[in-house]
Context: one part of a larger RNA
RNA sequence: CGUUGGAGAGUUGAGAGGGGUCGUCCCUAGUACGAGAGGACCGGGACGAACGCGCCUCUGGUGUACCAGUUGUCCUGCCAAGGGCACCGCUGGUUAGCUACGCGCGGAGCGGAUAACCGCUGAAAGCAUCUAAGCGGGAAGCCAGCCUCGAGAUGAGCUCUCCCAUCCCCUUGAGGGAGUAAGACCCCUGGUAGACCACCAGGUCGAUAGGCCGGCUGUGCAACCGCAGCAAUGCGGCCAGCAGACCGGUACUAAUGGGUCGAGGU
Numbered sequence: 001c002g003u004u005g006g007a008g009a010g011u012u013g014a015g016a017g018g019g020g021u022c023g024u025c026c027c028u029a030g031u032a033c034g035a036g037a038g039g040a041c042c043g044g045g046a047c048g049a050a051c052g053c054g055c056c057u058c059u060g061g062u063g064u065a066c067c068a069g070u071u072g073u074c075c076u077g078c079c080a081a082g083g084g085c086a087c088c089g090c091u092g093g094u095u096a097g098c099u100a101c102g103c104g105c106g107g108a109g110c111g112g113a114u115a116a117c118c119g120c121u122g123a124a125a126g127c128a129u130c131u132a133a134g135c136g137g138g139a140a141g142c143c144a145g146c147c148u149c150g151a152g153a154u155g156a157g158c159u160c161u162c163c164c165a166u167c168c169c170c171u172u173g174a175g176g177g178a179g180u181a182a183g184a185c186c187c188c189u190g191g192u193a194g195a196c197c198a199c200c201a202g203g204u205c206g207a208u209a210g211g212c213c214g215g216c217u218g219u220g221c222a223a224c225c226g227c228a229g230c231a232a233u234g235c236g237g238c239c240a241g242c243a244g245a246c247c248g249g250u251a252c253u254a255a256u257g258g259g260u261c262g263a264g265g266u
Base pairs, nucleotide, nucleotide: 001152004174005163006162007161008160009159010158011157015149016148017147018146021049022048023047024046025045026044027043033038051106052105053104054103055102059100060099061098062097066093067092068091069090070089071086072085073084074083075082076081111143112142117137118136119135120134164265166178167177168176169175170173183261184260185259186258187203188202189201190200191199208254209253210252211250212249213248214247215246217243218242219241224237225236226235227234228233
């Protein structure tokens, strides 16, 4: 820009893409077959490999704004308690998130048309012949089936809901312009959405983010005081104290105010 008024939703599916793999073991059955050695078709079941998609309950990794221990040094006048720097100083753990080494699922079944090939009926050619007319069977392959996208499918589809038939101008046309409707955007608070954009949740008629409160979870028992000990240290108050992202609650803070666009129907 188009889809023949303007919007907000929901769909149909032309078409396109993805997927499609393989192995071992068991039963049938030590059966058929075979002198024996050996050893099936058909059919059924179990377990896997790699690959693909998804996920974080478990296991593990990471987790540079979480907790603790600790070395050197500087600082807060000193003690004590803390802070800075040293690869996050080093070390031990670790929530969310992201993850694989972890977990779940997938390849199919059913159907259709076929290839090689196997057949039925059957003439030309009194026989024979799967073929000439006709009719069956038959692949990991083809079509469909499963998953995803999908009406710019210009052949522009369909359904539901909302908004209405305003005003001005001329060179009267599918004309130009103005303010509006439904609605949309700008802007703002944010997001397991994201390079930007987009998308999604919200914008006071509000739980969108922060704060605060509670919970979960993680560290692992703070400071201070008391007691014991010459002391290092230990014990008690104390399953303490502190704390990122997680789950809730709560308008305290910030989403204020405002602006722009947007139909009049061949």

Notes
A computed fold for a 266-nucleotide part of an RNA from a Gammaproteobacteria bacterium, annotated as large-subunit ribosomal RNA, domain VI. It matches the Rfam family "Bacterial large subunit ribosomal RNA". Taxonomically the source falls in Gammaproteobacteria (Bacteria, Pseudomonadati, Pseudomonadota). The RNAcentral record of the full RNA draws on ENA. The coordinates come from a structure-prediction model, not an experiment, and the mean pLDDT is 91.